[in-house]
Context: one part of a larger RNA
């Protein structure tokens, strides 16, 4: 000097307490382990792997397996020789890759040749092969924790110390006071974005107060830009004002005004470093290895297996409910090989047809929980919906392995689950949209509607400071 302790002190955190709701038991979805397999491709493994890479495995993807092919190669550049435009159509064989045959079919030229393609030979290509313990880049984590350092000076033989410790204070190494220190840098905070209030400008595709018209109804029309809203600019919050205790400090407590009060709320932003953390399968890259194969093309299969174990979710076990009918209120998005209205057909998934819209105009679009009325009457039920049989729809060359959805029938387990997890302004619950995407969402990301509890005595964990041991 740092690390460590079943030493001490201080502080903080959904850490505990006070509550609410889950998971653990059931069924299913999904990931992992294990087992199986010709293959079940690979990686990720306490926290910091396990709805993770994968924002979409029927083929493709695909890296795996089986079989059939190719060897200058599926792809790049160049050299030499040789033949032909490239390219397109057709027929046959084949699972296809591919092979054979046939038809159509050039341009420039200095007449040497060139463009483009095939064949032969040679340089070389290629590798999701290995090493993340050779690396770059990127990322997780401690942790949005308040820390990590430097220059000069001083001090110690020196490693080092001081500053950064101390007294207060703060969310904060935040600020104040003191001090052999004086200053500075990376962090903190602020500057950025969204949100809460007001004003100005601008009114179309937005809006409709007043005026007029139309209608079964309706901003539907004339008209208007008040209001809402859209998007540009500006204002506003700074402990600024008042009171209190404190040290005439920093700050703290209370109050006024205010849309908002002490970081207003949320986001983005992640210091020096730690874990030889993760990634050679995004990409890049050293070394090693393969080169008629560890490269490459194709068909089929596999990644979807299933005595089992674990993680993450969905649906339930019902009456704060289930079913039926009526009725109300969002935000944020997406749309041209697209979103698709009204209409018609179908019990339905959907089909026919196609107005409008590259979208503040049109469409997806119905928000759902909610509210009103009715039925059920505590049962394995009008709860729950797994599983299975049948009939269909849609996407797509193609749904057997292995898609989603609909209708009829079937109606399993399940009667609240030993230990543990999340949450203090957004838990629980309710739907909506998007990315990926031909099709496939209980996952992910975003969006709004809408109750309630809110303390610091102790335990646990973390950080800081300080005496012991080494």
């Nucleotide at each position: 000097u740092g690390a460590c302790g079943g030493g001490g002190g201080c502080c903080c955190g959904c850490a505990c307490a006070a509550g609410c709701g889950g998971u653990g038991g059931a069924g299913c979805a999904u990931g992992u382990g294990g087992u199986u397999u010709a293959a079940u491709u690979c990686g990720a493994u306490g926290a910091u792997a396990c709805g993770c890479g994968a924002a979409g495995a029927a083929c493709c993807u695909u890296a795996c397996c089986u079989g059939g092919g190719c060897u200058u190669g599926a792809c790049a550049u160049c050299c030499a020789g040789u033949g032909g435009a490239a390219u397109g159509g057709c027929a046959c064989a084949g699972a296809g890759a591919u092979g054979u045959g046939u038809c159509a079919g050039c341009c420039c030229u200095u007449c040497g040749g060139g463009g483009c393609c095939g064949c032969u030979g040679g340089a070389c290509a290629g590798g999701u092969g290995c090493u993340g313990c050779a690396u770059g880049g990127c990322u997780g984590u401690c942790g949005u924790c308040a820390g990590c350092u430097c220059g000069u000076g001083u001090u110690g033989u020196g490693a080092g110390a001081u500053g950064u410790u101390g007294g207060g204070u703060u969310a904060a190494g935040u600020c104040c006071c003191g001090c052999a220190a004086c200053g500075a840098g990376c962090g903190c905070a602020a500057c950025c974005c969204c949100u809460a209030u007001u004003c100005u400008u601008u009114g179309u595709u937005g809006c409709c107060a007043g005026c007029g018209g139309u209608u079964a109804a309706a901003g539907c029309c004339g008209g208007g830009c008040a209001c809402u809203c859209g998007a540009a600019g500006a204002a506003a919050a700074c402990u600024g004002c008042c009171g209190g205790a404190c040290g005439u400090a920093a700050g703290c407590c209370g109050g006024a005004g205010g849309a908002a009060g002490g970081u207003g709320g949320g986001g983005a932003u992640g210091a020096c470093g730690u874990c030889a953390a993760g990634u050679c399968c995004u990409c890049a890259u050293g070394g090693c290895c393969c080169u008629u194969a560890u490269g490459u093309c194709c068909a089929g299969g596999g990644c979807u297996a299933c005595a089992c174990a674990c993680g993450u979710g969905c649906u339930a076990c019902a009456a704060u409910g289930g079913c039926c009918a009526g009725u109300a209120c969002a935000a944020a998005g997406a749309g041209a090989a697209g979103c698709a209205a009204g209409a018609c057909c179908g019990c339905g998934a959907g089909g026919u047809g196609g107005a409008g819209c590259g979208a503040a105009u049109c469409u997806c679009a119905a928000a759902a929980a909610g509210c009103u009325g009715g039925c059920c009457c505590c049962a394995g039920u009008u709860c729950a919906g797994a599983u299975u049989g049948g009939a269909g729809u849609c996407u797509g060359a193609a749904a057997c392995u292995c898609g989603a959805c609909u209708c009829c029938a079937u109606g399993a387990a399940g009667g609240u689950g030993g230990a543990u997890c999340g949450c203090u302004a957004g838990a629980a619950u309710c739907g909506u949209a998007g990315a990926u995407c031909a099709g496939c969402a209980c996952g992910c990301u975003a969006c709004g509607g809408g109750a309630u509890a809110c303390g610091u005595u102790c335990c646990c964990g973390g950080g800081c400071c300080u005496g012991a041991c080494a």
The part of an RNA shown here (small-subunit ribosomal RNA, 3' major domain) has 470 nucleotides and comes from an uncultured organism. Its mean pLDDT, the model's own confidence on a scale to 100, is 81.